[in-house]
RNA sequence: GGUUCAUCCAGAGGAUCCGAGGGACCUGGCCCAGUGACGGUCCGGCAACCUGCCCGAGGGCAAGGUGCCAACGCCAGGAACGAUGAGGA
Repeated sequence: GGUUCAUCCAGAGGAUCCGAGGGACCUGGCCCAGUGACGGUCCGGCAACCUGCCCGAGGGCAAGGUGCCAACGCCAGGAACGAUGAGGA
């Protein structure tokens, strides 16, 4: 990379570096952004897919592996849609 299953209206930000676009793609909106967005690093946090422990078998606790921390995957329409986790070949 392709495939199967599950989830995607809950929740969770500070410091610092950088410097112009960013919110996945197309169209149309709307929004964020030199009062420094997006991205990187550090620290912190959220959640609980896998994991560990307990269990009265319903679940509970922890947080080791991932993931995530503007707005419902920002909204509407579109498409060989996308993202994350777990599994199998």
Molecule: SAM riboswitch aptamer (S box leader)
Organism: Actinoallomurus sp.